Predicted 3D model of a 103-nucleotide RNA (c-di-GMP-I-GGC riboswitch aptamer) from a Bacillota bacterium. The coordinates come from a structure-prediction model, not an experiment, and the mean pLDDT is 86.
Order: sequence, then C1' cells, then structure tokens
RNA sequence: UCCGAUAAAGGCAAACUUGUCGAAAGGCAAGGACGCAAAGCUACGGGUCUAAGGCCAGGAUUAGAGGUUAUGGUUCCUGGUUAUGAUCGCCGGGUUGCCGAAG
Repeated sequence: UCCGAUAAAGGCAAACUUGUCGAAAGGCAAGGACGCAAAGCUACGGGUCUAAGGCCAGGAUUAGAGGUUAUGGUUCCUGGUUAUGAUCGCCGGGUUGCCGAAG
C1' cells in the first nucleotide's frame, strides 16, 4: 500500500412519526434503527426522480363590430416533452480518514 477479522475503540442512521423549507422530487431538525468498512465529503461521468417555468397538442371559456362561422387573443383543464432542480444509503470516479487479524 492492497485487504477486511465472531478483534478493539468508536462512528453513521433506513423505514416510520412530528415539526419545518419547497410547486414537487427532495432537504433540514428531533425521535427511531433497516442496515453500512467509508452509509465521510464531492453532482465529475452514468442512471433514476420531480416539472414550478418553457415548448407542443387537444378541449372548455370569454370580449369585440348588426348576426353566424373561422382565425387570432384572454383565462382554465388534460396529456406529452424538457433541468437550470434533486438523488452520494443507485453505480462509478476524485478526495480525506479509525484499527491492524489472516493473506
């Protein structure tokens, strides 16, 4: 240095609950432990999640000139698409670190 013990000292904290931030995914705090040898840090690559906003399509609605229809405009709904958002306890990379059995 690689490696990872029925070792030693410790560490972290899933689901869930409560509160809080957020449009959401999700984050933070407290409680709580499924587990983790990096389940420390880092969005660098890939994957995955979300879609406020943007774009496209469809539908509804509405004002205007004497009327009707169409187009365009307003407002709303549905579907699709998209990351600048998120995820490191999805995988890999980078980086830091406790211990020292066997090899």
It matches the Rfam family "c-di-GMP-I-GGC riboswitch aptamer". Its family is annotated with cyclic-di-GMP binding in the Gene Ontology.